[in-house]
Context: one part of a larger RNA
RNA sequence: CGCGAAAAAAUUGAGGAGGUUUGGCCCUAGUACGCAAGGAUCGGGCUGAGGUAACCUCUGGUGUACCAGCUGUUCUACCAAGGGCAUCGCUGGGUAGCUACGUUGCUAGCGGAGAAGCGCUGAAAGCAUCUAAGUGCGAAACCCGCUCCAAGAUUAAUUUUUUUUGGAACUUUGGUGAGGAGUAAUCCUUACUGAGGUUCUGUAAGACCCCGAGAAGAUGACUCGGUUGAUAGGCACUAGGUAGAAGCGUAGUAAUGCGUUAAGCCGAGGUGUACUAAUUGGU
Numbered sequence: 001c002g003c004g005a006a007a008a009a010a011u012u013g014a015g016g017a018g019g020u021u022u023g024g025c026c027c028u029a030g031u032a033c034g035c036a037a038g039g040a041u042c043g044g045g046c047u048g049a050g051g052u053a054a055c056c057u058c059u060g061g062u063g064u065a066c067c068a069g070c071u072g073u074u075c076u077a078c079c080a081a082g083g084g085c086a087u088c089g090c091u092g093g094g095u096a097g098c099u100a101c102g103u104u105g106c107u108a109g110c111g112g113a114g115a116a117g118c119g120c121u122g123a124a125a126g127c128a129u130c131u132a133a134g135u136g137c138g139a140a141a142c143c144c145g146c147u148c149c150a151a152g153a154u155u156a157a158u159u160u161u162u163u164u165u166g167g168a169a170c171u172u173u174g175g176u177g178a179g180g181a182g183u184a185a186u187c188c189u190u191a192c193u194g195a196g197g198u199u200c201u202g203u204a205a206g207a208c209c210c211c212g213a214g215a216a217g218a219u220g221a222c223u224c225g226g227u228u229g230a231u232a233g234g235c236a237c238u239a240g241g242u243a244g245a246a247g248c249g250u251a252g253u254a255a256u257g258c259g260u261u262a263a264g265c266c267g268a269g270g271u272g273u274a275c276u277a278a279u280u281g282g283u
Stems, first nucleotide, its partner, number of pairs: 001152001005163007015149004021049007033038001050107006059100004066093005071086006109144001111143002117137004166201016207283003210226005231277003234273005240266003247260005
């Protein structure tokens, strides 16, 4: 820009893309078959490998503004307690998120048509013949079935809902009335009116800008929210992490231990709460 009003949603599916792999064991059955040795087709069940998708309950990893321990140095006057730097200083743990080594699912069909092939019926050709008419089976390949995209599918589809169909100019065509020309058919002018078309200019539903954000994201985009509000921060409580704070008391000459104290501290999780910011506005 188009889809001959504008918009918000929900669909259909022409078409396209992906996937569609495979082992072992058990039953049937030690049956059919075979002198024996051996040992099935068909059908049913179970369990793996590989591949793939989603997820984080479990098991682990990571987790650079979480917690604790420790060393050197420097600063806070000193002690104690802390801050900075030293690969995140080193070490031991670790929430959310992200992840695999983890978990769950899928890898399905008694479908269709058919290749080679195997047939049935059957003439031409009294027989025979799968073929000439007709008809049945038959492969990971084909078409469906499964997953994803999909109406620019210009053949531009469908459904539901919402909102306007205002003003001006030009123009196509129909109807009615009046006037004029003409013998007539008909033609011209004008008024009103119906149905359209093009351009300009408004408005509505709605959209965008703007703002608070996000398990969405390079930026656009996408999704949610914007006071008729829990969108983010803060605050309160809590899941969870770390592991028993400082100060004081007490035992000990002291290092240190014990008590107060499952303490103190804490990023992302959960619930709540308008305290702060989503103002006012524009197109």